[in-house]
Molecule: transfer RNA
Organism: Planctomycetota bacterium
RNA sequence: UCCGGUGCAGCUCGAAGGUCGAGCGUCCCGCUGAAGCCGGGAGGGUGCUGGUUCGAGUCCAGCCGCCGGAA
Numbered sequence: 001u002c003c004g005g006u007g008c009a010g011c012u013c014g015a016a017g018g019u020c021g022a023g024c025g026u027c028c029c030g031c032u033g034a035a036g037c038c039g040g041g042a043g044g045g046u047g048c049u050g051g052u053u054c055g056a057g058u059c060c061a062g063c064c065g066c067c068g069g070a071a
Stems, first nucleotide, its partner, number of pairs: 001070007010024004018054001026042005047063005
């Protein structure tokens, strides 16, 4: 320098163009003598900039980070 993959919650993942979700973790409440388990609830996210579309996490382009490959 070129090619491919990847980027969503604290972590691991899902959402095949139509309200962004799950498990674990965190916090609160219940339960307990206390803790754990269990039950209920809360907070928390789409790398950046444009484009397409009525509508983009999803499709397209560029950039950035990470992983792999070629030279």